[in-house]
RNA sequence: GCCACCCUAGCUCAAUGGUAGAGCAACUGUUUUGUAAACAGUAGGUUAUCAGUUCAAAUCUGAUGGGUGGCU
Numbered sequence: 001g002c003c004a005c006c007c008u009a010g011c012u013c014a015a016u017g018g019u020a021g022a023g024c025a026a027c028u029g030u031u032u033u034g035u036a037a038a039c040a041g042u043a044g045g046u047u048a049u050c051a052g053u054u055c056a057a058a059u060c061u062g063a064u065g066g067g068u069g070g071c072u
Stems, first nucleotide, its partner, number of pairs: 001071007010024004018055001026042005048064005
């Protein structure tokens, strides 16, 4: 330099154009003499950034940034 893939909650990952979710973690409550476990609940999101297409975009298109791998 070229090619491919990835970027969504604190972490690991879903969501095939129509209300953004799960597990773990965090917090609160119940239970216990207490802790853990269990159970119930709560909070946590500019879907990397900027544009475009569309009635409607995490999803499709382009650019930029970051990361991983391959080739030279």

Model confidence (mean pLDDT): 81 of 100. The RNA shown here (transfer RNA) has 72 nucleotides and comes from a Candidatus Moraniibacteriota bacterium. Rfam family: tRNA. It is annotated as a transfer RNA. Rfam links the family to the GO term triplet codon-amino acid adaptor activity. It was read from a public genome assembly. NCBI's taxonomy places the organism under Bacteria, Bacteria candidate phyla, Candidatus Moraniibacteriota.